[in-house]
Overview
Predicted 3D model of a 74-nucleotide RNA (transfer RNA) from a Eubacteriales bacterium. Rfam family: tRNA. By type it is a transfer RNA. About the family: Transfer RNA (tRNA) molecules are approximately 80 nucleotides in length. The organism belongs to Eubacteriales, within Bacteria. The RNAcentral record of the sequence draws on ENA.

RNA sequence: GUCCUUGUACCUCAGCAGGAUAGAGGGUCCGCCUCCUAAGCGGAACGCCCCCGGUUCGAAUCCGGGCAAGGACG
Numbered sequence: 001g002u003c004c005u006u007g008u009a010c011c012u013c014a015g016c017a018g019g020a021u022a023g024a025g026g027g028u029c030c031g032c033c034u035c036c037u038a039a040g041c042g043g044a045a046c047g048c049c050c051c052c053g054g055u056u057c058g059a060a061u062c063c064g065g066g067c068a069a070g071g072a073c074g
Stems, first nucleotide, its partner, number of pairs: 001073007010026004019057001028044005050066005
């Protein structure tokens, strides 16, 4: 330099042939339980989906550009 993959919650990820208030597990906080802790049970908070632009009635999802991480080739 060329090409490919990935970027969604604090962490690990699902969702990605466009359409309802965007989800799971872990973690965190509160409560119950317990002599206490852990475990267990109930509840809560946490993301406008890497950034900018485009298409569309409507975009996390499609298209273009950029940024970052990983990989292949040279």